[in-house]
Molecule: SAM-I/IV (S-adenosyl methionine) riboswitch aptamer
Organism: Proteobacteria bacterium SPGG2
RNA sequence: CAUACACAUCAAGAGAGGCGCGAGGGAACUGGCCCUACGACCGCCCGGCAACCUGGUUUAGCCGCCAAGGUGCCAACGCCAGCCCGGAGACGGGGACGAUGAGGCUCAAGUUGAGCAAGCAAAGGUGCCCAC
Repeated sequence: CAUACACAUCAAGAGAGGCGCGAGGGAACUGGCCCUACGACCGCCCGGCAACCUGGUUUAGCCGCCAAGGUGCCAACGCCAGCCCGGAGACGGGGACGAUGAGGCUCAAGUUGAGCAAGCAAAGGUGCCCAC
């Protein structure tokens, strides 16, 4: 640098908002269960949640803290189950599948380079080096 094999997370949190659309929607298959013409799903706007990336706090580093930049998310545990293990069962653990993450923008350039933006927010703990 590229990718998403591997890795991390998935019991918490956040809209009864406005506009548009108009019939299905909750990833896929099966079974259940839910949402939906009092307009779901989807799109845009506004609002919010959340520390995964960037940035800040910060000064080698680590933890933590801060929603500013980039994603993501805002009915129900990833709506639940399906396969394996334990259990009389309720249920628990694991897996499969899935979702999310790996900063953004501009210019130039085919693989590399140059530049730009990132708050009025934010406790602290630990700790490396140096000097005395």